[in-house]
RNA sequence: GGCGCGUUGGUCCAGCGGAACGGACACCGGCCCCUCAAGCCGAAGACGCGGGUUCGACUCCCGCACGCGCUA
Repeated sequence: GGCGCGUUGGUCCAGCGGAACGGACACCGGCCCCUCAAGCCGAAGACGCGGGUUCGACUCCCGCACGCGCUA
């Protein structure tokens, strides 16, 4: 350099072109408890960036960035 795969809350993982992007852990508040932990309830928090296609894009297409792999 070429080819392929990947990029979603703090972390790890889901997510048929259409409902408020879902779950676990963590964090925060509350309940419980003599206290803590555990447990229960609740809240906040994310689609790498820029274009394109579409009535509608996390999802499809192109470019870029970053990571991983293969290869010259």